This is a predicted structure of a 74-nucleotide RNA (transfer RNA) from Treponema sp.
[in-house]
């Protein structure tokens, strides 16, 4: 340059071919346990889905531009 893949919570990831209030661990944060703490149990908060069109009655998902990461090729 030029194919491919990949972006969703602080991090690490689901979300099965467009449909209902986006979720699970961990980490934050409060409480139950404990003399105190670790661990363990319960709770709560945290994302306009990388940005912007544009399809559609409806977008994390489909189409296009961009930005940024990975890997290959020249």
């Nucleotide at each position: 340059g030029c194919g491919c893949c990949c972006g969703u919570a602080g991090c690490u990831c689901a979300u099965c071919u467009g449909g209902a209030u986006a979720g699970a661990g961990u980490a934050a944060c409060g409480g139950a346990c404990u003399u105190c703490g670790a661990a363990u149990c319960c709770g709560u908060a945290g994302g306009u889905a990388g940005c912007c069109c544009g399809u559609u009655c409806g977008a994390a998902c489909c189409g296009g531009g961009c930005c940024g990461g990975g890997c290959g090729c020249a």

Rfam family: tRNA. Its family is annotated with triplet codon-amino acid adaptor activity in the Gene Ontology. It is annotated as a transfer RNA.